[in-house]
RNA sequence: AGGGGUAUGAUGCAAUGGUAGCAUGAAGCUCUCCAAAAGCUUUCAUCUAGGUUCGAGCCCUAGUACCCCUG
Numbered sequence: 001a002g003g004g005g006u007a008u009g010a011u012g013c014a015a016u017g018g019u020a021g022c023a024u025g026a027a028g029c030u031c032u033c034c035a036a037a038a039g040c041u042u043u044c045a046u047c048u049a050g051g052u053u054c055g056a057g058c059c060c061u062a063g064u065a066c067c068c069c070u071g
Stems, first nucleotide, its partner, number of pairs: 001070007010024004018054001025043006047063005
């Protein structure tokens, strides 16, 4: 320099263009003599900027970060 892949809560992952969900974590409550476990409730997210579309996590363009390949 060229090509490819990945980017979603604090963490690990889902999500046919149509309500962003699961688990863990955190906070509170129930239970218990106390705690653990268990149960219930709550909290927190689409890498950035544009574009297409009635509607974008998803499609297109550019950029950023990381990983891989070629030279």
The RNA shown here (transfer RNA) has 71 nucleotides and comes from a Candidatus Woesebacteria bacterium. Rfam family: tRNA. Rfam describes the family as follows. Transfer RNA (tRNA) molecules are approximately 80 nucleotides in length. The prediction has a mean pLDDT of 83. Taxonomically the source falls in Candidatus Woeseibacteriota (Bacteria, Bacteria candidate phyla). The sequence is in RNAcentral, with records from ENA.